The RNA shown here (SAM riboswitch aptamer (S box leader)) has 125 nucleotides and comes from Aneurinibacillus danicus.
Its mean pLDDT, the model's own confidence on a scale to 100, is 81.
RNA sequence: UUCUUAUCACGAGAAGGCUGAGGGACUGGCCCUAUGAAGCCCGGCAACCUGCUUGUGUCUUUUUAAAGACGGCGAGCAAGGUGCUAAUUCCUGCAGAAUGGAUCAUUCAUUCUGAAAGAUAAGAC
Numbered sequence: 001u002u003c004u005u006a007u008c009a010c011g012a013g014a015a016g017g018c019u020g021a022g023g024g025a026c027u028g029g030c031c032c033u034a035u036g037a038a039g040c041c042c043g044g045c046a047a048c049c050u051g052c053u054u055g056u057g058u059c060u061u062u063u064u065a066a067a068g069a070c071g072g073c074g075a076g077c078a079a080g081g082u083g084c085u086a087a088u089u090c091c092u093g094c095a096g097a098a099u100g101g102a103u104c105a106u107u108c109a110u111u112c113u114g115a116a117a118g119a120u121a122a123g124a125c
Stems, first nucleotide, its partner, number of pairs: 002124007013042001016041003022032003026093001028091002043085003048081002050078007057070006089117001094114009
């Protein structure tokens, strides 16, 4: 870099430190920002992986009521590896449905659903 799976409406410094102009992936919008952007440190949030405890299921073993295993399924606790810490992934893009407006054809607006794209984690080559 690519592929697979899961999640993306919750939460986290309106007054911590350094620094000093951009940032919200991309498009079009709309926003944030010298009352301090991005970045780094500290703090915080969450619980994907992980660890521990426990319930239960399956399998194996044997002394037949115990032991062991599980990349089985739950619950709780912790916080080691990540991650996150404005606005729903800020809205949007592609397709469909419903409603409404205008029109000769058709198109626009709103809402909903799905996809795409993106982000993160775990796994695979």